RNAcentral holds the sequence, with entries from ENA. Predicted 3D model of a 72-nucleotide RNA (transfer RNA) from Methanolobus mangrovi. Lineage of the source: Archaea > Methanobacteriota > Methanosarcinales > Methanosarcinaceae > Methanolobus. It matches the Rfam family "tRNA". It is annotated as a transfer RNA. Its family is annotated with triplet codon-amino acid adaptor activity in the Gene Ontology.
RNA sequence: GGACCUGUAGUGUAGCGGAUAUCACUUAAGCCUCCGGAGCUUAGAACCCGGGUUCGAGUCCCGGCAGGUUCA
Numbered sequence: 001g002g003a004c005c006u007g008u009a010g011u012g013u014a015g016c017g018g019a020u021a022u023c024a025c026u027u028a029a030g031c032c033u034c035c036g037g038a039g040c041u042u043a044g045a046a047c048c049c050g051g052g053u054u055c056g057a058g059u060c061c062c063g064g065c066a067g068g069u070u071c072a
Base pairs, nucleotide, nucleotide: 001071002070003069004068005067006066007065010025011024012023018055027043028042029041030040031039048064049063050062051061052060
């Protein structure tokens, strides 16, 4: 330098072009407890960046950026 794959809460994950973007851990508050832990309830937290297509994009297309695999 070429080709391919991946990028979603703090972490890990799901998401046939259409619902309030899923779930678990974590965090906060409450219940419970003598205290803590466990358990239960509620809440908070995310689509790598910029364009394009479309009535509508996390999803499709283009260009970047980052990581990985591979060829030379």